[in-house]
RNA sequence: GCCGAGUUAGUUAAAUGGUAUAACAGUGCACUCGUAAUGCACAAUUAGCAGUUCGAUUCUGCUACUCGGCA
Numbered sequence: 001g002c003c004g005a006g007u008u009a010g011u012u013a014a015a016u017g018g019u020a021u022a023a024c025a026g027u028g029c030a031c032u033c034g035u036a037a038u039g040c041a042c043a044a045u046u047a048g049c050a051g052u053u054c055g056a057u058u059c060u061g062c063u064a065c066u067c068g069g070c071a
Base pairs, nucleotide, nucleotide: 001070002069003068004067005066006065007064010024011023012022013021018054026042027041028040029039030038047063048062049061050060051059
């Protein structure tokens, strides 16, 4: 330099065009003499900028970052 894959919550992962979901972690409450465990509830996310569409995590382009292949 060329080609390909990936980027979603604090972490690990779902979601193939129609309200973004779960587990662990976090916060609150209940339970307990107290703690742990357990139960219930809550908060938190689509790498960035554009385009297509009534509607984009999803399709397209560019940029950034990570990984792999070729030279």